Description
Predicted 3D model of a 113-nucleotide RNA (SAM riboswitch aptamer (S box leader)) from Oceanobacillus luteolus. It was read from a public genome assembly, where an Rfam model found it. The coordinates come from a structure-prediction model, not an experiment, and the mean pLDDT is 83. NCBI's taxonomy places the organism under Bacteria, Bacillati, Bacilli, Caryophanales, Oceanobacillus. Of the family's consensus pairs, 97% are formed in the model.

């Protein structure tokens, strides 16, 4: 890097350092940001992995409880849209625009090449 599964509408500080951009990637759009943004560190928040206990089971799962430990997370739903269908609604060729459903990207864990 690739594949494979699960998850992505909840939750996290008025703290230190830094200093100019930042919110993956294009394209629109709308934010955040010198009343310091994003990033680092400490504080946190969550339970993927973990442990512990009780129950099932062929493999193993399932519920409750913890946070010592590996991650991971800490504006906005993965900020919003992009593809496809459904629905209503406007115009009646072509379509627009809203809600809703799945994909599709991606981020994250855990496994496996």
């Nucleotide at each position: 890097a690739a594949c494979u599964u699960a998850u992505c509408a909840a939750g996290a500080g008025u703290g230190a350092c830094c200093g100019a951009g930042g919110g993956a990637c294009u394209a629109g759009g709308c934010c955040c940001a010198a009343u310091g943004a994003c990033g680092u560190c400490c504080a946190g928040c969550a339970a993927c992995c973990c442990c512990u206990a009780a129950c099932a089971u062929a493999a193993u799962g399932u519920u409750a409880g913890g946070u010592a430990g590996g991650u991971g997370c800490c504006a906005a739903u993965u900020c919003c849209u992009a593809c496809a269908g459904a629905a209503u609604g406007g115009a009646u060729u072509u379509u627009c625009a809203u809600u809703c459903u799945g994909a599709a990207a991606g981020a994250u864990a855990a496994g496996c090449u």